[in-house]
RNA sequence: GUGGUCGUAGCUCAAUGGUAGAGCAUCGGUUUGUGGUACCGACGGUUGCGGGUUCAAAUCCCGUCGAUCACC
Numbered sequence: 001g002u003g004g005u006c007g008u009a010g011c012u013c014a015a016u017g018g019u020a021g022a023g024c025a026u027c028g029g030u031u032u033g034u035g036g037u038a039c040c041g042a043c044g045g046u047u048g049c050g051g052g053u054u055c056a057a058a059u060c061c062c063g064u065c066g067a068u069c070a071c072c
Base pairs, nucleotide, nucleotide: 001071002070003069004068005067006066007065010024011023012022013021018055026042027041028040029039030038048064049063050062051061052060
């Protein structure tokens, strides 16, 4: 340099163009003599960034940044 894959919560990952979720973590509560376990709830997101298409975009299109793989 060329091509492919990936980028979503603190971490690991989901999500047919139609309300962005789960587990773990954190915080609060119930339970317990205390702690742990268990259970309930809460918090946490410009879906890497900038545009476009659409009534509606994490998803489709273009550009760009980063990571990774292959080739040269």